[in-house]
């Protein structure tokens, strides 16, 4: 170059046919249990949904472009 694919919390990931307030494990912090720590058990914080626009009443979700990645062709 030219096709696809991911990209959501600190990390691995969900998120249905566009709908009301974005979610789960683990890990961060606090409490409990313990003689102590791991474990276990309750609770907290923690998010421009990669950016930017467009389409709707109404976007994580359709569009377009651009940014990181990764695949395969040439």
């Nucleotide at each position: 170059g030219g096709a696809c694919c991911c990209g959501u919390a600190g990390c691995u990931c969900a998120g249905c046919u566009g709908g009301u307030u974005a979610g789960a494990g683990c890990g961060u912090c606090c409490g409990g249990c313990u003689c102590a720590u791991a474990a276990c058990c309750g609770g907290u914080a923690g998010g421009u949904c990669g950016u930017a626009g467009g389409u709707u009443c109404g976007a994580g979700u359709c569009c377009u472009a651009c940014c990181g990645g990764g695949u395969c062709c040439a």